[in-house]
A computed fold for a 104-nucleotide RNA from a Gammaproteobacteria bacterium, annotated as Glycine riboswitch aptamer. Taxonomically the source falls in Gammaproteobacteria (Bacteria, Pseudomonadati, Pseudomonadota).
RNA sequence: AAUAAUGUGGUGGGAGAGUUUGCUUAGUUUUCAAAAAACUAGCCGCAAACGCCGAAGGCGCAACUCGCUCGGAAUCGCUCAGGUAUCAGGACCGCCGCAUUACA
Numbered sequence: 001a002a003u004a005a006u007g008u009g010g011u012g013g014g015a016g017a018g019u020u021u022g023c024u025u026a027g028u029u030u031u032c033a034a035a036a037a038a039c040u041a042g043c044c045g046c047a048a049a050c051g052c053c054g055a056a057g058g059c060g061c062a063a064c065u066c067g068c069u070c071g072g073a074a075u076c077g078c079u080c081a082g083g084u085a086u087c088a089g090g091a092c093c094g095c096c097g098c099a100u101u102a103c104a
Stems, first nucleotide, its partner, number of pairs: 003102011018050006025041006051084003057080001058078003064072002
């Protein structure tokens, strides 16, 4: 030098899970008109209720690791948080760059 590991930045890929109700908005009907009421539609604007998901994070157990203990430890489990059209996020994987360590 190359290579490997860890961390980090960029980039590409990246799963799962819903309904109801109400309000808002628009239209229609009723009305001399207004108000009010009813119905329909859309919107993905807001909120609530009950579900559901699991791959940010968090927590728990564990194969395993360590001479033993203490520790460490998941794509397993829980579902606090998060998510449940799109967007965003997203464990993990590929590529490029940087840093540290090993090689020495």